[in-house]
RNA sequence: GAUCUCGGACCGCCGAAUCCCGUCCCCGAGCCUCGUAAGAACCCUAGGACGGGAGUGGGGGAACCACACACGCGACCGGUGAACGUGACCGGUCUUGGGGUGAAGUCGCUCGCGCGACAGGCCUAUUCCUCGGGCCUAACCCGACAGCUCACCUCGCAGGCGGCGGAGGAUCGACAU
Numbered sequence: 001g002a003u004c005u006c007g008g009a010c011c012g013c014c015g016a017a018u019c020c021c022g023u024c025c026c027c028g029a030g031c032c033u034c035g036u037a038a039g040a041a042c043c044c045u046a047g048g049a050c051g052g053g054a055g056u057g058g059g060g061g062a063a064c065c066a067c068a069c070a071c072g073c074g075a076c077c078g079g080u081g082a083a084c085g086u087g088a089c090c091g092g093u094c095u096u097g098g099g100g101u102g103a104a105g106u107c108g109c110u111c112g113c114g115c116g117a118c119a120g121g122c123c124u125a126u127u128c129c130u131c132g133g134g135c136c137u138a139a140c141c142c143g144a145c146a147g148c149u150c151a152c153c154u155c156g157c158a159g160g161c162g163g164c165g166g167a168g169g170a171u172c173g174a175c176a177u
Stems, first nucleotide, its partner, number of pairs: 010163005018054008028044001030043001033040002055157006065147001074094007097145001098142004105118005119137006127170005
């Protein structure tokens, strides 16, 4: 001097995933007190666990409205009942019907991998609009079942990334004069 890896700080991005309080545990520099010293108690700080609150995101849930109104309404196992069996009911398991969170859908082509079009979402560093540029279109959950929906009931507040950054107009902030 270069490269790689790990950790921290600061700033920023997707996302609802932020903030505050208390208790306990625990880490460690410092201050004070006690102690000859070693050290100990209290305070404080980082972190963890638990509990609560504010705020925020979601699900279920009347009337009215909408939908439907012929019958029916998945599979397996066990039980009740029953002379046997079927149906019904109860419990359990499953996922193809249906449904939910999310931008993550529809269609076409391909033997397949995958590609394309339309549609949807995000970034481009005050914010908005426009132009240009770039990227994504996943995953998971419920378990035969749910329209909307006051009251009411209930759940979440994770996870994953980036590092000097295009332009015009308007707007906002800071600094200097």
This is a predicted structure of a 177-nucleotide RNA (c-di-AMP riboswitch aptamer (ydaO/yuaA leader)) from an uncultured Actinomycetes bacterium. The model forms 92% of the base pairs in the Rfam consensus. Its Rfam family is "c-di-AMP riboswitch aptamer (ydaO/yuaA leader)". From the family's description: This family represents a conserved RNA structure found upstream of the ydaO and yuaA genes in Bacillus subtilis and related genes in other bacteria.